[in-house]
RNA sequence: GCGCUCGUAGCUCAAUGGAUAGAGCACCGGGAUUCGAACCCGGCGGUUGAGAGUUCGAUUCUUUCCGAGCGCG
Numbered sequence: 001g002c003g004c005u006c007g008u009a010g011c012u013c014a015a016u017g018g019a020u021a022g023a024g025c026a027c028c029g030g031g032a033u034u035c036g037a038a039c040c041c042g043g044c045g046g047u048u049g050a051g052a053g054u055u056c057g058a059u060u061c062u063u064u065c066c067g068a069g070c071g072c073g
Stems, first nucleotide, its partner, number of pairs: 001072007010025004018056001027043005049065005
């Protein structure tokens, strides 16, 4: 330099054009307990890496850039 894959909550990951972007863990509150842990109930937490485009509608499709990984030279 070229090609491919990936970037979504504090962490690990879903959602592949449709209605309010979800789950587990973590964190917070409550229940229970002599007090805790486990367990049960509830809650908080997101500019979907950044910009532009297509579309009635974009996490999803196109494109530029940024970052990470793999391969080729």
Molecule: transfer RNA
Organism: Flavobacteriales bacterium